This is a predicted structure of a 159-nucleotide RNA (Lysine riboswitch aptamer) from a bovine gut metagenome. The sequence is in RNAcentral, with records from MGnify. The coordinates come from a structure-prediction model, not an experiment, and the mean pLDDT is 80. Rfam family: Lysine riboswitch aptamer. On this family, see Sudarsan et al., Genes Dev 2003: "An mRNA structure in bacteria that controls gene expression by binding lysine". The model forms 100% of the base pairs in the Rfam consensus.
RNA sequence: UGGUAGAGGCGCGGCGCGCAUAAGUAGUAACCGGUCAAGGGCAAACGUCCGGUUGCGAAAGGGCAAGCCGCCGAAGUAUCGCGGAACGCCCGGUCCGCGGUGCUGGGCCGUCGGGAAAUACCCGCCGGACUGUCACAGAAAUGUGGAGCGCUAUCGGAU
Numbered sequence: 001u002g003g004u005a006g007a008g009g010c011g012c013g014g015c016g017c018g019c020a021u022a023a024g025u026a027g028u029a030a031c032c033g034g035u036c037a038a039g040g041g042c043a044a045a046c047g048u049c050c051g052g053u054u055g056c057g058a059a060a061g062g063g064c065a066a067g068c069c070g071c072c073g074a075a076g077u078a079u080c081g082c083g084g085a086a087c088g089c090c091c092g093g094u095c096c097g098c099g100g101u102g103c104u105g106g107g108c109c110g111u112c113g114g115g116a117a118a119u120a121c122c123c124g125c126c127g128g129a130c131u132g133u134c135a136c137a138g139a140a141a142u143g144u145g146g147a148g149c150g151c152u153a154u155c156g157g158a159u
Base pairs, nucleotide, nucleotide: 001156002155003154004153005152006151009072011071012070013069014068015067018064019063027056028055029054030053031052032051033050034049036047039091040090041089042088075104076103077102078101079100080099081098082097083096084095085094105131106130108128109127110126112124113123114122115121133146134145135144136143137142
């Protein structure tokens, strides 16, 4: 310097079925009242939107135990670029995918903040103890510090 194979454990991610929640919500029918709308700008009147009463009444995303699959920058996140989906049209925003660059070893707990219908769950900064790894110090116990572009093993190449 180039390959190959591994390790960290409530380890990471994905998947279909089913289940609960979402929710008596959205929507819809009838009647009544109001209005000219939504993140911004337009179009639209036999129309649009908001609310009340009664009746009918979902779904998606997110989640769940086990199972299966792919794995150990697994993966997550920020930003930039490209492409796509839905909405009456445009912009923005949201979601999905691909690529570049940066940051984060890992799981757990907690304050705060964001997403979400949310006491679920996910994400971020910070803090805490724990854990793996390497370096240094030490007789040892252990202590201090660094980061996965690392570490261990092994097979080559160059000097």